Predicted 3D model of a 335-nucleotide part of an RNA (large-subunit ribosomal RNA, domain IV) from an Anaerolineales bacterium. The coordinates come from a structure-prediction model, not an experiment, and the mean pLDDT is 83.
Context: one part of a larger RNA
RNA sequence: CUCUCGUUAAGGAACUAGCAAAAUAGAUCCGUAACUUAGAGAAGGAUCGCCCCUGGCGGUGAAGUUUGUACAAAUCGAGCUGCCGGGGUCGCAGAGAAAUGGCUCUACCGACUGUUUAACAAAACACAGGUCUCUGCCAACUCGCAAGAGGAAAUAUAUAGGGCUGACGCCUGCCCAGUGCCGGAAGGUUAAGGGAGGGUGCAAGCUCUGAACUGAAGCCCCGGUGAACGGCAGCGUAACUAUAACGGUCCUAAGGUAGCGAAAUUCCUUGUCGGGUAAGUUCCGACCCGCACGAAAGGCGUAACGAGUGGAGCACUGUCUCAACGAGAGACCCG
Repeated sequence: CUCUCGUUAAGGAACUAGCAAAAUAGAUCCGUAACUUAGAGAAGGAUCGCCCCUGGCGGUGAAGUUUGUACAAAUCGAGCUGCCGGGGUCGCAGAGAAAUGGCUCUACCGACUGUUUAACAAAACACAGGUCUCUGCCAACUCGCAAGAGGAAAUAUAUAGGGCUGACGCCUGCCCAGUGCCGGAAGGUUAAGGGAGGGUGCAAGCUCUGAACUGAAGCCCCGGUGAACGGCAGCGUAACUAUAACGGUCCUAAGGUAGCGAAAUUCCUUGUCGGGUAAGUUCCGACCCGCACGAAAGGCGUAACGAGUGGAGCACUGUCUCAACGAGAGACCCG
């Protein structure tokens, strides 16, 4: 000097970050807020050893005694034990060791228990619930070259297949022009084939060429469909300025409704205002010029839950002011 520990005056987060450490911790009783689907071991507090009263009220009920034969009854009640009371006594300390929750407030995300990355356990996945769609049974769908198998020894109220969303509460706006899907069948387009004919051959046939016309699905076309893929503008205008109730216009169908909003989304940005601090790029509450929120790639809330993420406070501490001493193990030196 390093590692693992122990103790520490005064202060108590001043530390890069409460990372680490410290603190909390048991039992009985008292007591317990907002919010609420409930919080709750909330928070907070009191007591705890030993001896005596062969104390009080219970639980269990051995041996013995009596009756005398019933897989009995009665009596006596020792021992052990739960709760309660009175008196005394020792220490700084009685859950005397070990083991054994720190707590509160607030915001975000995800409802929850669960699952996953052998180093990232999460806000990711799943989930119950919601909704759309497919499937009439030799089902759809999946595996297999096939036979065949699963689905299912099921049958549309199918615990079947696929997609999206993700408890619950309040809700889920406008656009079908494009793409997709579904339906339609009048017309247009459209392949092989059919269709006149030629050569050769007795013929069957072989071969060449092929006009009009005919000729399916598909596409064009017509309609529907958004919890289908997706989309949801710009400009001008009021007698200070600013703003725009207002106006017409445009591409292409419609111009973003409710709610939320510098947000896990805000570039400019440490936006501006308020709160908290002596001082706050974080945090909370607002504002709204939303670079580039927005309604099942769901929107906004929400009790409970979380080894989740951010902020604040109490408690506590060698994290620090600022380091010291001690124990053990190394390093190092000698043999």